The RNA shown here (c-di-GMP-I-GGC riboswitch aptamer) has 76 nucleotides and comes from Candidatus Aerophobetes bacterium Ae_b3a.
The organism belongs to Candidatus Aerophobota, within Bacteria.

């Protein structure tokens, strides 16, 4: 340090509903747990979604990579 347990702590919260915002996709908030070991974080590369013939704009990190950074400590 790799790694990630039928360990302990302790964390986050999918569908769904309710309000607010937005054209919309989606945010925010509050209730709910499906389910995550980075489901912390940053749209950086791919990808998807969003008035379009095509763009544009805006979105998604709980889609794949990738930068930063972090609790715990049995096996190997």
């Nucleotide at each position: 340090g790799c790694c990630g347990a039928u360990a302990g702590a302790g964390g986050c919260a999918a569908a769904c509903u309710g309000u607010u915002c937005g054209a919309a996709a989606g945010a925010a908030u509050a209730g709910g747990a499906c389910g995550c070991a980075a489901a912390g974080u940053c749209a950086c590369a791919g990808g998807c979604c969003u008035a379009u013939c095509a763009a544009a704009u805006g979105g998604c990190g709980g889609c794949u990579g990738g930068g930063c950074u972090a609790c715990c400590g049995a096996a190997g």